The part of an RNA shown here (small-subunit ribosomal RNA, central domain) has 350 nucleotides and comes from an uncultured bacterium.

[in-house]
Context: one part of a larger RNA
RNA sequence: CUGGGCUUAAAGGGUGCGCAGGCGGACGCGAAAGUGUCCUGUGAAAUCCCCCGGCUCAACCGGGGAAUUGCGGGGCAAACUACGCGUCUCGAGGCGGGUAGAGGCUGUCGGAACGCUAGGUGGAGCGGUGAAAUGCGUAGAGAUCUAGCGGAACGCCAAAGGUGAAGACAGGCAGCUGGGCCCGUCCUGACGCUCAGGCACGAAAGCGUGGGGAUCAAACGGGAUUAGAUACCCCGGUAGUCCACGCCCUAAACGAUGCGCGCUAGAUUGGUGCGGCUCUGACGCCGUAUCGGUCGUAGAGAAAUCGAUAAGCGCGCCGCCUGGGAAGUACGGUCGCAAGGCUAAAACUC
Numbered sequence: 001c002u003g004g005g006c007u008u009a010a011a012g013g014g015u016g017c018g019c020a021g022g023c024g025g026a027c028g029c030g031a032a033a034g035u036g037u038c039c040u041g042u043g044a045a046a047u048c049c050c051c052c053g054g055c056u057c058a059a060c061c062g063g064g065g066a067a068u069u070g071c072g073g074g075g076c077a078a079a080c081u082a083c084g085c086g087u088c089u090c091g092a093g094g095c096g097g098g099u100a101g102a103g104g105c106u107g108u109c110g111g112a113a114c115g116c117u118a119g120g121u122g123g124a125g126c127g128g129u130g131a132a133a134u135g136c137g138u139a140g141a142g143a144u145c146u147a148g149c150g151g152a153a154c155g156c157c158a159a160a161g162g163u164g165a166a167g168a169c170a171g172g173c174a175g176c177u178g179g180g181c182c183c184g185u186c187c188u189g190a191c192g193c194u195c196a197g198g199c200a201c202g203a204a205a206g207c208g209u210g211g212g213g214a215u216c217a218a219a220c221g222g223g224a225u226u227a228g229a230u231a232c233c234c235c236g237g238u239a240g241u242c243c244a245c246g247c248c249c250u251a252a253a254c255g256a257u258g259c260g261c262g263c264u265a266g267a268u269u270g271g272u273g274c275g276g277c278u279c280u281g282a283c284g285c286c287g288u289a290u291c292g293g294u295c296g297u298a299g300a301g302a303a304a305u306c307g308a309u310a311a312g313c314g315c316g317c318c319g320c321c322u323g324g325g326a327a328g329u330a331c332g333g334u335c336g337c338a339a340g341g342c343u344a345a346a347a348c349u350c
Base pairs, nucleotide, nucleotide: 004321005320006319007304008303012318014201015200016199017198021194022193023192025088026087027086028085029084030083033081034080035077036076037075038074039073040072041071042070049065050064051063052062053061054060091191092188093187094186095184096183097182098181099180103177104176105175106174107173108172109171110154114150115149116148117147118146119145120144121143125136126135162169163168206247207246208245209244210243211242216240220236221235222234223233258317259316260315261314262313263312266295267294268293269292270291271290272289273288274287275286276285277284299306300305323350324349325348332343333342334341335340
């Protein structure tokens, strides 16, 4: 260097964008860098290998050859790769017309519930549990009615449903805005794929400043339980949970399955669009594209299972793995306000 792997055994980067790099559609022409072939120079000697010879043999030595797989120069070839030029449209993108959606941001409005405040009625309990007690209540609780205030979350619709790169996204309306898909096939003419570094996004918890604070609730206090009970149960309750701005950058960030492209029986179902048939229409049937599921053929797989949404058959590019523990730790570096993150060993041990 080649050879093996990554759903669950060790192993897919949390996700995207993307420079360098790697890889790259069809046809023609050119030149000839890579490539092939021929010639030539060089590749010291010794050594190794082959043949012959000399010491009685051998080691050793002498002679000849081969080899020295390399490098340089020259001629020729032009399939392939690279390069130059030209042409093309199927990849990619654009344009026009439609279409579904909790995609994102901002603003505004709404009802149910909950808590609090004030008032009315009322008069002894309420609450809670396995049972209780702490707690609340004659200073009038709980219940009920009225009015007001407050914050947070949006029941039904709702689905095996939808959207987004991922994290994630759900009351209504409006504004701003990203992407997808379908139909037309008018335009550009390979503009593509992937991507080390880099940049951006990134649940929850946590941090900084300011605000907000209804509910729930780490910590904490109390009541129980218990041998004990620093718990499970109960009554309270502060950070936090919410908002703005700025950090943090982790996760069972999971489909434990990187991205793109092509190819390889089917069946069934849901979402969305387009077309056709029946047709007054609802609807039904058929086809097609795309997205989301289930079953299953071949094949794959250690099996479970996967099976056109592949874990099948191939190609391109990136990331990652190499026995368990020590350890995702120490040290160093770097990032962070901190918490800590990223990178990442060894001794020793089995």
Source information: RNAcentral holds the full RNA, with entries from ENA and SILVA.